[in-house]
RNA sequence: GGGGCCAUAGCUCAGUUGGGAGAGCGACACACUUGCAAUGUGUAGGUCGGGGGUUCGACUCCCCCUGGCUCCA
Repeated sequence: GGGGCCAUAGCUCAGUUGGGAGAGCGACACACUUGCAAUGUGUAGGUCGGGGGUUCGACUCCCCCUGGCUCCA
């Protein structure tokens, strides 16, 4: 220098004909308990890495940038 993959909640990750943003763990509240843990119920938590484009509509398609992993040189 060139190619490929990845970036979504605090953490690990799902999310495909383009239309509902989610799970597990964690946090908090309540119930249960003498208390703790476990269990049950509920709640909060996201500019979907950044910018632009296409579209009625973008996590999803296209371009550029940033960061990480990897291959070639």
The RNA shown here (transfer RNA) has 73 nucleotides and comes from a Gammaproteobacteria bacterium.
It matches the Rfam family "tRNA". It is annotated as a transfer RNA.
The coordinates come from a structure-prediction model, not an experiment, and the mean pLDDT is 81.
The RNAcentral record of the sequence draws on ENA.